[in-house]
This is a predicted structure of a 1492-nucleotide RNA (small-subunit ribosomal RNA) from bacterium enrichment culture clone ecb10. The prediction has a mean pLDDT of 84.
RNA sequence: AGAGUUUGAUUCUGGCUCAGGAUGAACGCUGGCGGCGUGCUUAACACAUGCAAGUCGAGCGAGAAUCUGUUGCUGGAGGCUUCGGCCAAAAGCAACAGAGGAAAGCGGCGGACGGGUGAGUAACGCGUGGGUAACCUGCCUUAUACAGGGGGAUAACAUAGUGAAAACUAUGCUAAUACCGCAUAAGCGCACAGUAUCGCAUGAUACAGUGUGAAAAGCCGAGACGGUAUAAGAUGGACCCGCGUCUGAUUAGCUAGUAGGUGAGGUAGAGGCUCACCUAGGCGACGAUCAGUAGCCGACCUGAGAGGGUGAUCGGCCACAUUGGGACUGAGACACGGCCCAAACUCCUACGGGAGGCAGCAGUGGGGAAUAUUGCACAAUGGGGGAAACCCUGAUGCAGCGACGCCGCGUGAAGGAAGAAGGUUUUCGGAUCGUAAACUUCUAUCAGCAGGGAAGAAAAUGACGGUACCUGACUAAGAAGCCCCGGCUAACUACGUGCCAGCAGCCGCGGUAAUACGUAGGGUGCAAGCGUUAAUCGGAAUCACUGGGCGUAAAGCGCGCGUAGGCGGCUUGGUAAGUCAGGUGUGAAAGCCCCCGGCCCAACCGGGGAAUUGCACUUGAUACUGCUAGGCUAGAGUUCAGGAGAGGGUGGCGGAAUUCCAGGUGUAGGAGUGAAAUCCGUAGAUAUCUGGAGGAACACCGGUGGCGAAGGCGGCCACCUGGACUGACACUGACGCUGAGGUGCGAAAGCGUGGGUAGCAAACAGGAUUAGAUACCCUGGUAGUCCACGCCGUAAACGAUGGAUACUAGGUGUCGGGGACUUGAUCCUCGGUGCCGUAGCUAACGCGUUAAGUAUCCCGCCUGGGGAGUACGGUCGCAAGGCUGAAACUCAAAGAAAUUGACGGGGGCCCGCACAAGCGGUGGAGUAUGUGGUUUAAUUCGAUGCAACGCGAAGAACCUUACCUAGGCUUGACAUCCGGAGAAUCCCUCCGAAAAGAGGGAGUGCCCUUCGGGGAGCUCCGAGACAGGUGCUGCAUGGCUGUCGUCAGCUCGUGCCGUGAGGUGUUGGGUUAAGUCCCGCAACGAGCGCAACCCCUAUCUUUAGUAGCCAGCACAUAAUGGUGGGAACUCUAGAGAGACUGCCGAGGAUAACUCGGAGGAAGGUGGGGAUGACGUCAAAUCAUCAUGCCCCUUAUGAUCUGGGCUACACACGUGCUACAAUGGCGGAUACAAAGGGAAGCGAAAGGGUGACCUGGAGCCAACCCCAAAAAAGCCGUCCCAGUUCGGAUUGUAGUCUGCAACUCGACUACAUGAAGUUGGAAUCGCUAGUAAUCGCGAAUCAGAAUGUCGCGGUGAAUACGUUCCCGGGUCUUGUACACACCGCCCGUCACACCAUGGGAGUUGGGGGUGCCCAACGUCAGUGACCCAACCGUAAGGAGGGAGCUGCCUAAGGCAAAACCAAUGACUGGGGUGAAGUCGUAACAAGGUAACC
Repeated sequence: AGAGUUUGAUUCUGGCUCAGGAUGAACGCUGGCGGCGUGCUUAACACAUGCAAGUCGAGCGAGAAUCUGUUGCUGGAGGCUUCGGCCAAAAGCAACAGAGGAAAGCGGCGGACGGGUGAGUAACGCGUGGGUAACCUGCCUUAUACAGGGGGAUAACAUAGUGAAAACUAUGCUAAUACCGCAUAAGCGCACAGUAUCGCAUGAUACAGUGUGAAAAGCCGAGACGGUAUAAGAUGGACCCGCGUCUGAUUAGCUAGUAGGUGAGGUAGAGGCUCACCUAGGCGACGAUCAGUAGCCGACCUGAGAGGGUGAUCGGCCACAUUGGGACUGAGACACGGCCCAAACUCCUACGGGAGGCAGCAGUGGGGAAUAUUGCACAAUGGGGGAAACCCUGAUGCAGCGACGCCGCGUGAAGGAAGAAGGUUUUCGGAUCGUAAACUUCUAUCAGCAGGGAAGAAAAUGACGGUACCUGACUAAGAAGCCCCGGCUAACUACGUGCCAGCAGCCGCGGUAAUACGUAGGGUGCAAGCGUUAAUCGGAAUCACUGGGCGUAAAGCGCGCGUAGGCGGCUUGGUAAGUCAGGUGUGAAAGCCCCCGGCCCAACCGGGGAAUUGCACUUGAUACUGCUAGGCUAGAGUUCAGGAGAGGGUGGCGGAAUUCCAGGUGUAGGAGUGAAAUCCGUAGAUAUCUGGAGGAACACCGGUGGCGAAGGCGGCCACCUGGACUGACACUGACGCUGAGGUGCGAAAGCGUGGGUAGCAAACAGGAUUAGAUACCCUGGUAGUCCACGCCGUAAACGAUGGAUACUAGGUGUCGGGGACUUGAUCCUCGGUGCCGUAGCUAACGCGUUAAGUAUCCCGCCUGGGGAGUACGGUCGCAAGGCUGAAACUCAAAGAAAUUGACGGGGGCCCGCACAAGCGGUGGAGUAUGUGGUUUAAUUCGAUGCAACGCGAAGAACCUUACCUAGGCUUGACAUCCGGAGAAUCCCUCCGAAAAGAGGGAGUGCCCUUCGGGGAGCUCCGAGACAGGUGCUGCAUGGCUGUCGUCAGCUCGUGCCGUGAGGUGUUGGGUUAAGUCCCGCAACGAGCGCAACCCCUAUCUUUAGUAGCCAGCACAUAAUGGUGGGAACUCUAGAGAGACUGCCGAGGAUAACUCGGAGGAAGGUGGGGAUGACGUCAAAUCAUCAUGCCCCUUAUGAUCUGGGCUACACACGUGCUACAAUGGCGGAUACAAAGGGAAGCGAAAGGGUGACCUGGAGCCAACCCCAAAAAAGCCGUCCCAGUUCGGAUUGUAGUCUGCAACUCGACUACAUGAAGUUGGAAUCGCUAGUAAUCGCGAAUCAGAAUGUCGCGGUGAAUACGUUCCCGGGUCUUGUACACACCGCCCGUCACACCAUGGGAGUUGGGGGUGCCCAACGUCAGUGACCCAACCGUAAGGAGGGAGCUGCCUAAGGCAAAACCAAUGACUGGGGUGAAGUCGUAACAAGGUAACC
């Protein structure tokens, strides 16, 4: 950084898709280790269990267990003993004292932190920067001052009672750092008035005065720790403000405490925060209100950046704690593990009543594609309490689980070719896996085993943890998968499958040779991972600020006027808002980037720097913009003088024409069309003349002429009126440009009311056309077209081109003005309107001073095609409908311009037996032959428009033969190789349908030889490799062939033009049969074709003269080149000549060439043949041959018998014979050419009516034979008929070929004598020695042509011409075609599926509004009841409380409308589907030009 995909190809526009990065991920396959991170994105769903906030006895009372001491009682282990007794431990009990401190309580501090979650919130919530002269702040720090003296209670506890419990009540006792007075007051608060300084203001600060108010607590281990007041700091918080912060206008108006004021209340504090009164404001197009969505940020991902997306982990702020409301306490809460109330849910209950809140850590259920342990420890860091020890801490530190992510490591290294085996493949040679393995040597990172063993901690204290790390011994052992391999995109083969199964991100693969499916081998990529899916950025300049567009691709409002807004001429001064520069503050930390460092490295972590593009303040600068004050005249406007104009409005006038009415003349038609008909007319039309009526439109002039903003405007005259232009240069002095909303104008059609109506003419009617014809054509005809007034507001309202200004070569025409002179096709100039064109622009076409060029300003509009300018909503309209204007779903395109073709019921030119002009046929009959169809055991196969059908087949009785039936063969009928045997070969017999089988007989070859033998060929037997296949695929192929077409075309090199496909050359002007030639030309040359060279033929010369010839000479004969001879002629076959537009004339450009002429056998390629360019038709042929793949292998091979290919209701093609007198028949009688002949042609002669037979001369052929040419000509006959035409069919008898004529041959004779009397629609051939007609020959072949291929004889007619039909060439044009018109393509209907609109309604949801009821609770009022402290001797007072009332108020109830979803019988259109139905609308002039 790009790539694929629209086309036959191209350029562009434009969408879709891919390659990259990244994720709190999930899923599939797989899985060795470690480090560091990370882990409910869904149900703010419900929660069992445990833990997560306590602590202080150095505040207080009481104080269990336990311990110690002392004393008493009891006890009697043991010791001593003088045996009398004495001493006496342990244990136990009691009392006292002390220690001790559980559990509960009073009291203090902390439970407002830490931890969780993201429901709500579009907000001063957050971010950023400020403000508070409008505020609070426990613990902490600093400073100053102080703590005197009293009082009354109460919990715990005890007793009694109630209750299931939770809990509670009464009485009695008691303490404090609990509570309450009094005293004191440096300083503080409040009230009053004052001075000084400061502030933008309210005001603040300082000082002094008077009055007034309020404090304190102790404990102790005597060190401390606490208490009170004030001031200050620090920290934390509160409030206010500027700026920024998603989408929808199909949400445009919202708002009553609402906006402001005065006063009061309330608060820590400003404030409608609350209340009373007053005013009527406030917000909103710079987007209010409403609806939807959403915690915000540092940052994270991506990106070159600008941006876009995200808001997990970490950090800051906010909000919330089952839902809703409320306050209490407190420095701080309206409080996650506090309280009260209401609601839902769960649990307990004795039914009376109670208890609870994991969005703390684990964990459970549920939901989900999906997310972990009911772990260890307070060792570290931090927090709470405490003087401290210490206690608490699911904060935190660690461990566990998960490849979820990032990073690192390993799964071995070196040698090793018999290139092993095996796999795959193969052209069978090999290639490849592959040094890969085996094998040898070596090493030990990880894992495993053993030993040692940290730092983290400063004295002690280590959960992690016997962990990290180190060392040792040991074994290559325990450790590789996943995706992909058609292109994009790195990587290819085989087999299987056969539009099936399947793949696919896009294009697209798969219908028998799939690098695209599946498997295998091989390969590419990544790697403990690899792929897929989802969502995101990029690529996408595909919303374009950076950085796009709008003539034709999507896109300029139909056109003006004009509001807001945006932008704005020259010049001077001021200012400093924008702008620029410097400085200051801030922009938290973490993160990104750079440097350095610590874990072996890295990930990760630490330190420093940079950056944080922003905001605020401040000091300067003043070019530009803004603001302000002046000036100017070039923009703009005014004035005066002119001329031009279908500019607009109103009124009047005019003539031509159509129609109608009346009358005259006049008679049979008129009208209409492609042709007709409907229609009018003998009741007098059309035609013609005269007069009249009425409406509408204004010929000629008339013109890419004029005017207008656009729509639009056309006879003439008058009046009213708008604008532009030219000249003058007097005046104003930027007054300008654009223009969202707004407002006006706005063709045609349409609507309303009232007129009018000649012509025309939707609808409608009739007639035609047609398969149909609700059309095109015709005859009629109503709305309408016209006028007045009012609506509508749209058009392909187009230059498909918004407006304004400036600049940037020209040429030429025209309209309206002005000026100059040299008066002209003159020059200069202003405004308009056209054409051509330079630079430039453009994808191209094209635009080009009238820009689509170069710039500036403003407005409108576009973002793939379809759905759709549709639906819903809103709005306008009388309606029709207009304006605004989606989505679901669906496709990979849709499109623009240009190119090459092809095509056109487009055009120009040209050619062809293409038509026309002619001649003869086919189509009708009979028959031959081929085909289709049918039939059959088989009727083998192929060929199927021209270009299959007398075609393959130049010849099916057997054979051929491929088909069918029956029989037998299996290395085979044929080829090669091996072994053995034998010469090959020939003859006979039996059986059999034959093949086959069985038996017998004859026979011993050829070549070389060193004579031993060897070789070639042949036969038989045996074994396997193999043979064989007319089996499939002509859509796997070669070769050969047909066709366009013997048409004149098809290309290349270099150059040039074009972004390119391509073009040029090859087009043009002539000419030709021809891309033949000439000329011209950005082309110059060349190739394949054309022509020529080749063959036959037409003339001549020459050479040669047999088997051919015979003029002259001679001989012979009945006659004949029969003979001598000749070489003249014909002929034969060699070599040549000849024809070249060479000559003349005319035309033409003096060319090419054409026309005419001369000469010539032949004249303009003389006639004919061979010769077939690049290509097209997936044309034909696998059955000529060859051949890949597939298939068969005792058969799909080979052999044999018989049958079939010859069938027969029928249909078609191609022929033959005819229908007759230009003829038939009979008789006699002429003239060819070209061929063939030895398994042959076969003469003469003879036989037969004949086919033919006998015969065998001659001939290997210019010798002989086939062989008679026929038509023609001559003579005769027939007399127009189903015949003396025609010959089918059939009968009988024969001939020939052949092993064999039954199926199934040809021919002969006799007899029979069918259809047919010239052929409908239609259709074929032929332009001269041609058509027509006549016969002859040949190939194939035993035999079997009416076919095929050749040969000659006789021998015409016609061509004006290119309008039309067919085919072709060339140029041009249109195209939506490119499989190329046998193309493409539209709509209804029918069927299936999908999403969607309407719909009587139904259901649900959220929000607001109004009314009702009103819990808890604050506040207020009241307080007759109750009350310890203070005062008072007392009565009582001060003060407080319960209770009650009121305002507000959550939940709840009721009501109406709006909004949003879901659903709904039925219904509307839309989309998509394999070959459905009906038509043919569009693309060509698309057959009626298309379109709005």